[in-house]
This is a predicted structure of a 72-nucleotide RNA (c-di-GMP-I riboswitch aptamer) from a rhizosphere metagenome.

RNA sequence: AAACGGCAAACCCAUCGCGAGGUGGGGGCGCAAAGCCACGGGUCCAGUUCGCUGGAUAGCCGGGUUACCGAA
Numbered sequence: 001a002a003a004c005g006g007c008a009a010a011c012c013c014a015u016c017g018c019g020a021g022g023u024g025g026g027g028g029c030g031c032a033a034a035g036c037c038a039c040g041g042g043u044c045c046a047g048u049u050c051g052c053u054g055g056a057u058a059g060c061c062g063g064g065u066u067a068c069c070g071a072a
Stems, first nucleotide, its partner, number of pairs: 006031002011026006029059001035065003039062003042057006
C1' cells in the first nucleotide's frame, strides 16, 4: 500500500440500575487493537463523620496481556 473481514459514536426503541452507566435491537461518528484487564492517573455517580468509602468509564491517558493480513 492491499485483501478477508472486525468493532461500533451520537441518536431512537426496549430493559436493568438511586445514579454515573450497563444490556439487547436499530443506527454509523469513527477505530490497526475502539479485543480483554480497573494496576496508576483523570473524569463521572452515590454515600459521607468531609477523612474517605463504594460504583462507573478500557471509544480519556498511561500500563499489562492476546491477536488477522502484509510491501515489510
The coordinates come from a structure-prediction model, not an experiment, and the mean pLDDT is 90. The model forms 95% of the base pairs in the Rfam consensus. It matches the Rfam family "c-di-GMP-I riboswitch aptamer". Its family is annotated with cyclic-di-GMP binding in the Gene Ontology. Rfam describes the family as follows. GEMM was predicted in a large-scale screen for bacterial structured RNA regulatory elements. The RNAcentral record of the sequence draws on MGnify.